[in-house]
Molecule: transfer RNA
Organism: Candidatus Levyibacteriota bacterium
RNA sequence: GGGCCUAUGGUUCAGUGGUAGAACAUAGCAUUCGCAUUGCUAAGACGCCAGUUCGAUUCUGGCUAGGUCCA
Numbered sequence: 001g002g003g004c005c006u007a008u009g010g011u012u013c014a015g016u017g018g019u020a021g022a023a024c025a026u027a028g029c030a031u032u033c034g035c036a037u038u039g040c041u042a043a044g045a046c047g048c049c050a051g052u053u054c055g056a057u058u059c060u061g062g063c064u065a066g067g068u069c070c071a
Base pairs, nucleotide, nucleotide: 001070002069003068004067005066006065007064010024011023012022013021018054026042027041028040029039030038047063048062049061050060051059
């Protein structure tokens, strides 16, 4: 330098154009003499910039970062 893949809560992952979800973690409440466990509730995310579309996490292009292969 070139090819391919990936980028979603704090972490690990779902989500193939129409309301963004789960588990763990965090906070609060209940339970307990207290702790743990358990139950309920809450906060928390689509890498960035454009394009297509009535509508984009999803499709297209570029950029950034990471991984992998070739030189």